[in-house]
RNA sequence: GCAAACCGUUAGAAAUGGCGGGACGCAAAGCUAUGGGGGCUAAGGUGUUGGGUUUUGAUUAAGACAAUACUAUGCCAGCCCGGCCGCCG
Numbered sequence: 001g002c003a004a005a006c007c008g009u010u011a012g013a014a015a016u017g018g019c020g021g022g023a024c025g026c027a028a029a030g031c032u033a034u035g036g037g038g039g040c041u042a043a044g045g046u047g048u049u050g051g052g053u054u055u056u057g058a059u060u061a062a063g064a065c066a067a068u069a070c071u072a073u074g075c076c077a078g079c080c081c082g083g084c085c086g087c088c089g
Base pairs, nucleotide, nucleotide: 001026002025006021007020008019009018010017011016024078030084031083032082035081036080037079038076039075040074044071045070046069047068048067049066050065053062054061
C1' cells in the first nucleotide's frame, strides 16, 4: 500500500462486479481471461422426458409450458504457470 469472510446498497438470469463499512490474508493481492491450464454460472440455444392444447384419416403435425442434460457468447488475476508495467530512500 492492497483488502478475504461478513454486513449495507447497487448492476446482473446467475456466476460475479461497483460503492461504503469491515480485515482473513498479501512483498506485486498492480495490469493482462484474445498466452496456456483450471474453476464458477447457464440468460439464450440445442437435446431428452412429461401432461395437456390445437391439428390430422392416423399412432400425424405445430407451437407453448414444466422438468432435466449439454453448451460461453457471461465471469474468476485473492487457483496455477506465463506476459506487461512498477515511485523515493